Background: This is a predicted structure of a 75-nucleotide RNA (transfer RNA) from a Nitrososphaerota archaeon. The coordinates come from a structure-prediction model, not an experiment, and the mean pLDDT is 80. NCBI's taxonomy places the organism under Archaea, Thermoproteati, Nitrososphaerota.
RNA sequence: AGCCCCCUAGUAUAGCCUGGUUAAGUAUGCGGGCCUCUGGAGCCUGAGACACCAGUUCGAAUCUGGUGGGGGCUA
Numbered sequence: 001a002g003c004c005c006c007c008u009a010g011u012a013u014a015g016c017c018u019g020g021u022u023a024a025g026u027a028u029g030c031g032g033g034c035c036u037c038u039g040g041a042g043c044c045u046g047a048g049a050c051a052c053c054a055g056u057u058c059g060a061a062u063c064u065g066g067u068g069g070g071g072g073c074u075a
Base pairs, nucleotide, nucleotide: 001074002073003072004071005070006069007068010028011027012026013025020058030046031045032044033043034042051067052066053065054064055063
């Protein structure tokens, strides 16, 4: 320098290819409550995320382009 892949709560991950209504799900962690001799077990409940900008569209986490970050291959 060229090409390819990835980016979603604190962490991990599903959804994306095939756009859709009210709530972006799950596990774990965190706050509160119940239970309990105790709670680190069990149950209930709450908060928390689509990397950023722009475009397409009635509608974008999802499609397109760019930027940023990370990884890989070639030279």